[in-house]
Context: one part of a larger RNA
RNA sequence: CGCACACGGUGGAUGCCUAGGCGGUUGGAGGCGAUGAAGGACGUGGCAGCCUGCGCAAAGCCUCGGGGAGCUGGCAAGCGAGCAAUGAUCCGGGGAUUUCCGAAUGGGGCAACCCGCCUGGUGAAAGCCAGGCAUCUUGAUCUGAAUCCAUAGGGUCGAGAGGCGAACCUGGGGAACUGAAACAUCUCAGUACCUAGAGGAACAGACAUCAACCGAGAUUCCCUGAGUAGUGGCGAGCGAAAGGGGACGAGCCCAAGAAGCGACGGUAGGGUUAGGGGAAGCGUCUGGAAAGGCGCGCCAGAGAUGGUGACAGCCCAGUACCUGAAAACGCUGCUGUUGUGAACACGAGUAAGGCGGGACACGUGUAAUCCUGUCUGAAAACGGGGGGACCAUCCUCCAAGGCUCAAUACUCCCAACCGACCGAUAGUGGACCAGUACCGUGAGGGAAAGGCGAAAAGAACCCCGGUGAGGGGAGUGAAAUAGAACCUGAAACCGUGUGCGU
Numbered sequence: 001c002g003c004a005c006a007c008g009g010u011g012g013a014u015g016c017c018u019a020g021g022c023g024g025u026u027g028g029a030g031g032c033g034a035u036g037a038a039g040g041a042c043g044u045g046g047c048a049g050c051c052u053g054c055g056c057a058a059a060g061c062c063u064c065g066g067g068g069a070g071c072u073g074g075c076a077a078g079c080g081a082g083c084a085a086u087g088a089u090c091c092g093g094g095g096a097u098u099u100c101c102g103a104a105u106g107g108g109g110c111a112a113c114c115c116g117c118c119u120g121g122u123g124a125a126a127g128c129c130a131g132g133c134a135u136c137u138u139g140a141u142c143u144g145a146a147u148c149c150a151u152a153g154g155g156u157c158g159a160g161a162g163g164c165g166a167a168c169c170u171g172g173g174g175a176a177c178u179g180a181a182a183c184a185u186c187u188c189a190g191u192a193c194c195u196a197g198a199g200g201a202a203c204a205g206a207c208a209u210c211a212a213c214c215g216a217g218a219u220u221c222c223c224u225g226a227g228u229a230g231u232g233g234c235g236a237g238c239g240a241a242a243g244g245g246g247a248c249g250a251g252c253c254c255a256a257g258a259a260g261c262g263a264c265g266g267u268a269g270g271g272u273u274a275g276g277g278g279a280a281g282c283g284u285c286u287g288g289a290a291a292g293g294c295g296c297g298c299c300a301g302a303g304a305u306g307g308u309g310a311c312a313g314c315c316c317a318g319u320a321c322c323u324g325a326a327a328a329c330g331c332u333g334c335u336g337u338u339g340u341g342a343a344c345a346c347g348a349g350u351a352a353g354g355c356g357g358g359a360c361a362c363g364u365g366u367a368a369u370c371c372u373g374u375c376u377g378a379a380a381a382c383g384g385g386g387g388g389a390c391c392a393u394c395c396u397c398c399a400a401g402g403c404u405c406a407a408u409a410c411u412c413c414c415a416a417c418c419g420a421c422c423g424a425u426a427g428u429g430g431a432c433c434a435g436u437a438c439c440g441u442g443a444g445g446g447a448a449a450g451g452c453g454a455a456a457a458g459a460a461c462c463c464c465g466g467u468g469a470g471g472g473g474a475g476u477g478a479a480a481u482a483g484a485a486c487c488u489g490a491a492a493c494c495g496u497g498u499g500c501g502u
Base pairs, nucleotide, nucleotide: 001501002500003499004498005497006496007495008494009493015487016451017450020422021421022419023418024417025416026415027414028413029411030410031164032163039101040100041099042055043054044053046079047078049075050074051073061095062094063093064092065091066090070083071082072081106115107114108113116133117132118131119130120129121128122127135161136160137159138158139157140156141155142154143153168199169197170196171195172194173193179186183233209216210215220247221246222245223244224243230238231237251403252402253401254347260340261339262338263337264336265335266334267333268332269331271329272328273327275323276322277321281296282295283294284293285292297314298313299303305317306316307315352376353375354374355373356372357371358370359369362388383398384397385396386395387394438445439444458486461473462472463471464470
């Protein structure tokens, strides 16, 4: 040095576990904000670092309910001081307080800071306390230039708005990579993205619609029709509609002021925000421990689930079932008041046409239909639009005003439940004090890190040692090769012992 065996060290795979995730189902909720939000800064405890809670009234105050024996949040024990059957802690409803920043709104500003003004109260004063002072829009009112009337402008008062929020929705703008095996029309795609706005949904909607000589009867959504008809450098691709079957179903108004919707009341019912009741098991054996084995019982509208020292219907929490609200807030029916609907009162610079674009599955095409930048420009129900160039016949409808529930889309959020979903290199980036540590000027990027034991019973005391680190005894425990660097403890890698070989 090699090989073998044994025993270790290191290491943290594997197994088991789950506190966290992932995907769904059903129901709820679908907003918060100048009465100052979302999100923060700084404070706040007897001792207080972080988290949580709270706001100078600061882990809390008042009140109304629930509840019923302990309590003073967590890491996290300790010391100290208290509270509680005169009902604490805790849970729910309502209320009070709610610093500073932040739309941030008195002015400024390098957010959490700086500097004011007005009115009232108080005080001898310094000061203190309370309220107010942004902008825009709109209504009312006063005033008021050039310029007579007027208007612009100015003042005051009232009301509203502003910002945030995961997706869904509507409007205004609007790419490129890519595909076409290159590329320009085309495609990607009216997608991504920017922007305005709204709602719990939004949009659409009550036929100047389709159809086809039969008829249907608002809109929306699904299945089908159908990858059809079409469209297309007829390339790549794009791609309907009628009809049929379903979901849902609702119709109305324009000056006699409606349907519907909203707000606020009344009434009846039911619901949400705390809860309460809730059946039935003992003995013995093994064991550290019984829920396991054995024996004999019981309940079940409850044999869901979780916990308990191993696997518990009958030990605990629960579960089926029954039941409950002082207060607050939704819902449904009926009803009342009020607001909205709601306005050139039936639709003219409109329909239509030319030119140029855009939208329609439809790329200008035979291109109807819809929108309109520009130029023109009707008729008036004896009228007008459409039926895919256009004309006739026929059929059908009535534009240029307005409202409208449901069926549909989505899930930041709440509750219950489910899973041939994950199980710590997985599952969220994040099971753990994570959008943290750390990196970056910044936009931004972005981790690692779970497990003693049933119970801390977390090792008194002794010994070595530096009043160490670490270890040896002793003790606890079922187990300490479960000792906190703690379940299991693979491999690489490193040793010790023995044997063999060189």

A computed fold for a 502-nucleotide part of an RNA from Caldichromatium japonicum, annotated as large-subunit ribosomal RNA, domain I.